c-di-GMP-I riboswitch aptamer from a Gemmatimonadaceae bacterium, 93 nucleotides, folded computationally. It matches the Rfam family "c-di-GMP-I riboswitch aptamer". Rfam links the family to the GO term cyclic-di-GMP binding. The sequence was found by an Rfam model in a public genome assembly. Lineage of the source: Bacteria > Pseudomonadati > Gemmatimonadota > Gemmatimonadales > Gemmatimonadaceae. Of the family's consensus pairs, 100% are formed in the model. The coordinates come from a structure-prediction model, not an experiment, and the mean pLDDT is 87.
RNA sequence: GCGCGACAAGGGCAAACCCGGCGAAAGCCGGCGACGCAAAGCUACGGGGCUACCGCGCGCGCGCUAGCGCGCCAUGCCAGUCGGGCCGCCGAC
Repeated sequence: GCGCGACAAGGGCAAACCCGGCGAAAGCCGGCGACGCAAAGCUACGGGGCUACCGCGCGCGCGCUAGCGCGCCAUGCCAGUCGGGCCGCCGAC
């Protein structure tokens, strides 16, 4: 240096639930809390997943007026779904 990841050392992160905030939602942020994690650090590039305010389509409704339902749609999101890219602590076998 490459691989590998120990009942090692020192540390790190924090699922679910609950509380507060933002958001149409998915989800995100903070608190609490630890299920787990050797990249559970960063990145939506590829596969995949979630959501659908707006928009589009259809149906119903409204007609001095008002919307509702269903379907589609990412421009929204997920890195703790997998792969890729970038960066990184420690050192037994």